[in-house]
This record gives sequence, structure tokens and C1' cells, in this order.
RNA sequence: GCUGCCGGACGGGCAGUCGCUCCCGGGGUGCCCUUUGGGCCCGGGGGAGGAAAGUCCGGUCUCCACAGGGCAGCGUGCCGGCUAACGGCCGGGGUCCGAGAAAUCGGAUACGGAAAGUGCCACAGAAAAGAUACCGCCUUGCCGCGAGGCGAGGUAAGGGUGAAAUGGUGCGGUAAGAGCGCACCGCGGCAGGAGUAAUUCUGCCGGCAGGGCAAACCCCACGCGGAGCAAGACCAAAUAGGGGAGGAGGGGUUGCCCGCCCCGCCCGACUCCCGGGUAGGUCGCUAGAGCCGCACAGCAAUGUGCGGCCCAGACGAAUGACUGCCACCCGCAAGGGCACAGAAACCGGCUUAUACUCCGGCAGCCCGC
RNA sequence: GUGGGUAUAGCUCAGCUUGGUAGAGCGUCGGAUUGUGGUUCCGAAUGUCGUGGGUUCGAAUCCCACUACCCACCCCA
Repeated sequence: GCUGCCGGACGGGCAGUCGCUCCCGGGGUGCCCUUUGGGCCCGGGGGAGGAAAGUCCGGUCUCCACAGGGCAGCGUGCCGGCUAACGGCCGGGGUCCGAGAAAUCGGAUACGGAAAGUGCCACAGAAAAGAUACCGCCUUGCCGCGAGGCGAGGUAAGGGUGAAAUGGUGCGGUAAGAGCGCACCGCGGCAGGAGUAAUUCUGCCGGCAGGGCAAACCCCACGCGGAGCAAGACCAAAUAGGGGAGGAGGGGUUGCCCGCCCCGCCCGACUCCCGGGUAGGUCGCUAGAGCCGCACAGCAAUGUGCGGCCCAGACGAAUGACUGCCACCCGCAAGGGCACAGAAACCGGCUUAUACUCCGGCAGCCCGC
Repeated sequence: GUGGGUAUAGCUCAGCUUGGUAGAGCGUCGGAUUGUGGUUCCGAAUGUCGUGGGUUCGAAUCCCACUACCCACCCCA
């Protein structure tokens, strides 16, 4: 210098013409309507995103007896902090990986409990969890001239099986061995120090009990009532409040029991099937855990104060099309390219997608010294 | 928009709860039977378990992310 990968930032600019949608101000009474107005005309202003996406979490809001109790169920899971809340973020710790002689530095991390209980651990292997003995090693009895064979006992060092074999290394010890004894490391308990805590350091004691799996059941701690803007409220309209079957209980938005409320018990609630109707309007609806800047507190996430700003609100669902110039990339030029993707009640996160350019890290190749 | 579900052989589905060699029916192919075809009988082939990652010794199965497809929603009531 080039190329690739990973992470982060950014997500073209200016002008003109013609449109679309929402809002504000004004005009006019010629035409239409549902007539303090709207359509109409004129002027002005706003109009997609960093993810608007997936709908994976959490909340605001709305309704359901204002949601009561128990069981079940679901979710989260080292510690502390932040926050409206969270499975998010920040800081710290443990563990693992990499670099380094070390101190340390960088990265990753679904990381409570396996000493409450249950379960599983295929194949192989002697044995897969109250251990056991295939080969081997050692002692010994018998047989054999011998090589060796058969048996009794000891052992868990070595071999072998396996993903995993009942602490590791060394020395002593022993017939051979073994925490059998000792030192160090690991592990457990106790005491003391540091720290809010997770945890860590030091000392003493214990020869070692307790393999792995909880993204198996489970236990512990904490949290969770349910449904969702097609929530829900109002106005207007249409059809057949029609037919058939079941039916004494049903409904109150996951299951079971209790409590409470509502509807119903043959003029029959409710369930299923058939059939029929409307595809309208207004509100909810966007000023908010809002955006920008500065200062302060804090390691940080974040918070507080001050000043400024108003930034889509649609529903057969607007945010577009064309032209010129500039910017970026490819190309000698003509010319070509410019991603992922588009609001649907709103907000905080996570995850996934992303061209060009820029920043940081890593890997490979080439050139020069 | 919101809620729920499915993905396994060419097609329709089991297996997932309790992790340990992936199965059934139809279809396809070959053979037998028949003069020929069908039927019937015998035999065979067949899979990245939608994709990627993780947990585990081991994943179709458990967990996470993604992709594709399907269903329900108003009134009479």
C1' cells in the first nucleotide's frame, strides 16, 4: 500500500416544475353540502427510520366485580447500582481463552443450588456411582524336569475401555501397593482482616467425604390478575333479534377450588352448525419517561438545574415523479452505480438486515529499508 | 394491527412429553403371477428432520435467533 473479516459512526446536498396529505391564517357568497362551517380560491408551515422490521422483553393507556384468597402455571437467576419498568444498561467479582518471565493487559461469559430428593449417563468397559477386578503387579498352595498351568488371597501404582473411572505431583514406605505417612497444590470446616456485597487474603484444623447433567424433574430467592387501540367510547345504517341440533347450567378473557357479581332453568341462558347484513363517521390520536444546547453531581449507566424548540397523524392508508448542478464509487471516455428498508396508539430496550465513506482491531499478500 | 399454530422421504402424517441406530401409509423402482395391462404377492431405494448458533459425551427432540407458510378477529347475537 492492497484485499478480507469483526465492532462502531454516518445513512447524500442545493435549486426548480407538477402533484399527495395534515395544520394555521385570510378571501368570497357565483355553485354544491350535513350552513358561526366545509368543499372552492389565495398565502404560509410540517411530512419516515437507524433500524419505522421481527413482535422477543418491559411499560404508558383502555376495558374486564377496582382484579379477593389458595394451588397449579410462567418468567428471571454471581454482587451492587441506574431506571417508570425490563430478560435492558453501567460498574465490580468468579470462571474460561489469548499475550507476557512476571506484575499485568485484552477478550468471552444463560454464572443460584448436584452436601434435600427423584431420574438419566447409549455403545464400549471388570465397574457409570451404597464401586469393581479384564490384563498386570505381589504373597502363597498344588501340578510339571522346565517353559508354564490351575487355585487361594492382597492391590488400585501401570495397561486397556470410555465424553467421564472415586483428588494431583514428589518423597518416604511396602511383599506389591494405597492419604498408609509427610511436603506443596486442590478440597472442606473454623477464626480473624479487607469489602455495602459477590468475593478475597492470612492462620489453624481435617486425610478427603462430595463424578457429570438442573437450556432433566426439582429445591431456593424474587417477580407476574387477564386481555389488548380490531383495546375502548359515542353517533349513524342494514338484515331475518331467522332456521336446525344440543341444553341446565353458563358467563365475568390461560387451568382447578373457594368467594363476589351478572344471565338463565322449557316463553329456556349458553354452545355448535346453517343463513343474513354492513364494509360509514367522530373520538381515542399524538406535547412526550420529547428534542437540542450548556452547567453541575457521578468511574459510568444515569440524574438534576437553566435556556431554547414543536418535529407525520393517515385508514382503498399521504410522505411521490421529473429535471439541472454538486458530492461519493467504477471507467481513458461515453456512460453506469449509490445499500437495508418504509410509520399505523405511544414510549424504553433487545435481536436481525444494511451500499459508499470514515474510525478502531485482527488476518493474509505485495513493495521499500 | 393483535393473538395462536405448523415445518420430518415425492405426498399425507407418526416420533419430540422421558435426548442414545429416524418410521408408517400412499407413491416410485425391480421381480413373480397374466397372452397384455390392472389387482394381488415378494423385495429394494429414499431424508443436511425449514436455516444458523448454543447446552450435552451425544439434539428431529432442550434453549436462543432467523426464514417460510397457515388460522382467528365486526353486526343480527

About this RNA:
This is a predicted complex of two RNAs, RNase P RNA and transfer RNA, with 446 nucleotides together. It holds a member of the Rfam family "Bacterial RNase P class A". Rfam classes the family as a ribozyme. The coordinates come from a structure-prediction model, not an experiment, and the mean pLDDT is 81.